[in-house]
About this RNA: This is a predicted structure of a 106-nucleotide RNA (SAM riboswitch aptamer (S box leader)) from Geobacillus sp. Rfam family: SAM riboswitch aptamer (S box leader). From the family's description: The SAM riboswitch is found upstream of a number of genes which code for proteins involved in methionine or cysteine biosynthesis in Gram-positive bacteria. Of the family's consensus pairs, 97% are formed in the model. The organism belongs to Geobacillus, within Bacteria.
RNA sequence: GUCUUAUCAAGAGUGGACGAGAGAUCGGGCUCGAUGACUCCACAGCAACCUGCAAUUUCGCAAGGUGCUCCAACCCGCAAAGCGGUUUCGCUUUGGAUGAUAAGAA
Numbered sequence: 001g002u003c004u005u006a007u008c009a010a011g012a013g014u015g016g017a018c019g020a021g022a023g024a025u026c027g028g029g030c031u032c033g034a035u036g037a038c039u040c041c042a043c044a045g046c047a048a049c050c051u052g053c054a055a056u057u058u059c060g061c062a063a064g065g066u067g068c069u070c071c072a073a074c075c076c077g078c079a080a081a082g083c084g085g086u087u088u089c090g091c092u093u094u095g096g097a098u099g100a101u102a103a104g105a106a
Stems, first nucleotide, its partner, number of pairs: 002105007013043005021032003026077004044069003049065002051062003073098001078095007
């Protein structure tokens, strides 16, 4: 890198370094950013996928391996349905696609 399954609700920040773009990708919109974003490091915290213990019918405790700490998968793009408008279209819901994380497989 590929495939399978689950989740994408909620939750949880301070300090330091760097110095210009960043919010995954392409386009559009919107937003963050020299009052220092993004990224990295330290400490702290959140959660409970794997794990351990207990229990035995589905729930509890811990936090060893990961992950995360946000405005937030930021919205739209593809498909369907509904409503409004009738040239284009706009709004809502659902699904899909893509992506992220975990566990596993070849």